[in-house]
Small-subunit ribosomal RNA, 5' domain from Fulvimarina endophytica, 473 nucleotides, folded computationally.
NCBI's taxonomy places the organism under Bacteria, Pseudomonadati, Alphaproteobacteria, Hyphomicrobiales, Fulvimarina.
Model confidence (mean pLDDT): 88 of 100.
It matches the Rfam family "Bacterial small subunit ribosomal RNA". Gene Ontology terms of the family: structural constituent of ribosome and ribosome.

Context: one part of a larger RNA
RNA sequence: GAACGAACGCUGGCGGCAGGCUUAACACAUGCAAGUCGAACGCUCUCUUCGGAGGGAGUGGCAGACGGGUGAGUAACGCGUGGGAAUCUACCCAUCUCUACGGAAUAGCUCCGGGAAACUGGAAUUAAGACCGUAUACGUCCGUAAGGAGAAAGAUUUAUCGGAGAUGGAUGAGCCCGCGUAGGAUUAGCUAGUUGGUGGGGUAAUGGCCCACCAAGGCGACGAUCCUUAGCUGGUCUAAGAGGAUGAUCAGCCACACUGGGACUGAGACACGGCCCAGACUCCUACGGGAGGCAGCAGUGGGGAAUAUUGGACAAUGGGCGCAAGCCUGAUCCAGCCAUGCCGCGUGAGUGAUGACGGUCUUAGGAUUGUAAAGCUCUUUCAGUGGGGACGAUAAUGACGGUACCCACAGAAGAAGCCCCGGCUAACUUCGUGCCAGCAGCCGCGGUAAUACGAAGGGGGCUAGCGUUGUUC
Numbered sequence: 001g002a003a004c005g006a007a008c009g010c011u012g013g014c015g016g017c018a019g020g021c022u023u024a025a026c027a028c029a030u031g032c033a034a035g036u037c038g039a040a041c042g043c044u045c046u047c048u049u050c051g052g053a054g055g056g057a058g059u060g061g062c063a064g065a066c067g068g069g070u071g072a073g074u075a076a077c078g079c080g081u082g083g084g085a086a087u088c089u090a091c092c093c094a095u096c097u098c099u100a101c102g103g104a105a106u107a108g109c110u111c112c113g114g115g116a117a118a119c120u121g122g123a124a125u126u127a128a129g130a131c132c133g134u135a136u137a138c139g140u141c142c143g144u145a146a147g148g149a150g151a152a153a154g155a156u157u158u159a160u161c162g163g164a165g166a167u168g169g170a171u172g173a174g175c176c177c178g179c180g181u182a183g184g185a186u187u188a189g190c191u192a193g194u195u196g197g198u199g200g201g202g203u204a205a206u207g208g209c210c211c212a213c214c215a216a217g218g219c220g221a222c223g224a225u226c227c228u229u230a231g232c233u234g235g236u237c238u239a240a241g242a243g244g245a246u247g248a249u250c251a252g253c254c255a256c257a258c259u260g261g262g263a264c265u266g267a268g269a270c271a272c273g274g275c276c277c278a279g280a281c282u283c284c285u286a287c288g289g290g291a292g293g294c295a296g297c298a299g300u301g302g303g304g305a306a307u308a309u310u311g312g313a314c315a316a317u318g319g320g321c322g323c324a325a326g327c328c329u330g331a332u333c334c335a336g337c338c339a340u341g342c343c344g345c346g347u348g349a350g351u352g353a354u355g356a357c358g359g360u361c362u363u364a365g366g367a368u369u370g371u372a373a374a375g376c377u378c379u380u381u382c383a384g385u386g387g388g389g390a391c392g393a394u395a396a397u398g399a400c401g402g403u404a405c406c407c408a409c410a411g412a413a414g415a416a417g418c419c420c421c422g423g424c425u426a427a428c429u430u431c432g433u434g435c436c437a438g439c440a441g442c443c444g445c446g447g448u449a450a451u452a453c454g455a456a457g458g459g460g461g462c463u464a465g466c467g468u469u470g471u472u473c
Base pairs, nucleotide, nucleotide: 001473002472003471004470006469007468008467009466010465013345014344015343016342017341018340019338020337021303026301027300028299030298031297032296035062036061037060040059041058043056044055045054046053047052069256070255071254078181079180080179081178082177083176084175087173088172092169093168094167095166096165097164098163099162100134101133102132103131110123111122112121113120114119140149141148142147154161155160182228183227184226189219190218191217194216195215196214197213198212199211200210201209231253232252233251234250235246236245237244238243258279259278260277261276262275281292282291283290284289309335311334312333313332317331318329319328320327321326348378349377350376351375358369359368360367361366382414384409385408386407387406388405392400417462418461419460420459421458422443423442424441428457429456430455431454432453438445439444
């Protein structure tokens, strides 16, 4: 000098754009954040102009693996980059083929119970695109072959939407490898599923991933092992560059979801707002037993130098479901708060010398503040008042918003501070103080004329900011 997710002190007019718990991955009151489908299904309630319209719990389907948060863990194929073969992929696209015949249940509802509650037991009864069987098999799978195995679901007021098998694509994901990716040797040896083989199991798939047997290997001063620290990257800051530092916001990947473990369902999870077990904590209880998980958006307590509203809307973009109408969406779009930053604008312009008054200094003549003020002539940005009023949206639909913007009106009117003035370093005098009170980044000032302390006048710098502190280059 530059920079910052900054903080603190003094000060503070407006707008645009951005940013806003870096600390306790501490604990959380309350509300909302993931639903949807009656064109899969039965039951039931309300209204009815008897045409129909609307609602409810449940079965079933799809979606809750996305979106959103956080960085605890991780020094690792985690990430970056470049390759690879032994894989899967719902919804979507293309192509080929099929969509035949049956069956037994069950939730709900009703009845009878248990329980304080959460919830739950029994009986009877019912539907389906739920479940099961049979048939068929273009292609598919197993098998050397012969042969064997395996499927489906219908709905709607006629337009379609679906279902099953197979192949290819697209997208997404899993796996393997080369290279790169912290510090410490005051960590030098580490390793028995360890290293390899054979055979098997398991997986969508390769593989000690797991198991049985066999062999005795494997890694290491080119730093193994151990300890400490840390999410990685595109990037960001700085620098002429090389480099150094860093990883907030935005984007990609990874990991996590009270702590630890586990699987279920599913195309996909070992699943933030799913399940089970254990633990700590909080809450309810009739003491028998139950409920919960903000590192979602707001918000509260706590910690801290420090970081915002318990706001509006689905209008746009995007997502889920649905044939659709539509419903849901704290994603998102907006608004609110904060000079936290960057950028822009304003706080007036011209004229005005008796160089007024006042202040300060003085050699007492004057000098300076100073064209500064007053006065005169103008202007009206921003703010204010009144009127009009969008784009973003397309036939309709606008939260933002009566916002941006435009027009008119009034009046210089409502709008300047902060730091510094010994040298470095731009800027000097007087008074007070008297090694005191104090200053200070370094050198150093102050003990009676202090340009260095305090005040005033004057001056210098930056400016809605200025200075200090912290950190990086």